[in-house]
RNA sequence: GGCGCAUUCGUCUAGUGGCCUAGGACGCUGGCCUCUCACGCCGGUAACACGGGUUCGACUCCCGUAUGCGCUACCA
Numbered sequence: 001g002g003c004g005c006a007u008u009c010g011u012c013u014a015g016u017g018g019c020c021u022a023g024g025a026c027g028c029u030g031g032c033c034u035c036u037c038a039c040g041c042c043g044g045u046a047a048c049a050c051g052g053g054u055u056c057g058a059c060u061c062c063c064g065u066a067u068g069c070g071c072u073a074c075c076a
Base pairs, nucleotide, nucleotide: 001072002071003070004069005068006067007066010026011025012024013023018056027045028044029043030042031041032040049065050064051063052062053061
């Protein structure tokens, strides 16, 4: 240099064009429960890497950029 894969709440993840103003678990947090703590229960919190395109409609498809990982070539 070329090719491929990945990128979503603080962390791990669901998602296959409309049911997503994005769901779940853990975390954090308010409350309930308890003599207290833990457990348990109810609620809250917070994310689609960035730009563009296609489409009536994009987290989802396409292109570019960025970051990470892998394979490979050259440089002997």
The prediction has a mean pLDDT of 84. Transfer RNA from Caldithrix sp., 76 nucleotides, folded computationally. Rfam family: tRNA. By type it is a transfer RNA. It was read from a public genome assembly.